This is a predicted structure of a 73-nucleotide RNA (transfer RNA) from Moschus moschiferus. The RNAcentral record of the sequence draws on Rfam. The source organism's lineage runs through Eukaryota, Eumetazoa, Tetrapoda, Artiodactyla and Moschus. Model confidence (mean pLDDT): 82 of 100. Rfam family: tRNA. It is annotated as a transfer RNA.
């Protein structure tokens, strides 16, 4: 230099043909327990790497760009 894949909650990851974002773990509260742990219930938390565009509507499509990893030279 070329090419491919990834970037979504604190962490690991989902999200079909574009219809308005979820799970597990973690965190907080409550129940249970002599207490802790475990278990059960509930709650908070992400506008999707960044900036534009298309569209009635985008995490998804288009353009530019950042970053991580792999491959080729």
């Nucleotide at each position: 230099g070329c090419c491919c894949a990834g970037c979504u909650a604190g962490c690991u990851c989902a999200a079909u043909c574009a219809g308005u974002a979820g799970a597990g773990c973690a965190u907080g509260a409550g129940a249970c327990u002599c207490u802790u742990a475990a278990u059960c219930u509930c709650a908070g938390g992400c506008u999707c790497g960044u900036g534009g565009g298309u569209u009635c509507a985008u995490g998804a499509c288009c353009c530019a760009u950042g970053u991580u990893g792999a491959g080729c030279a």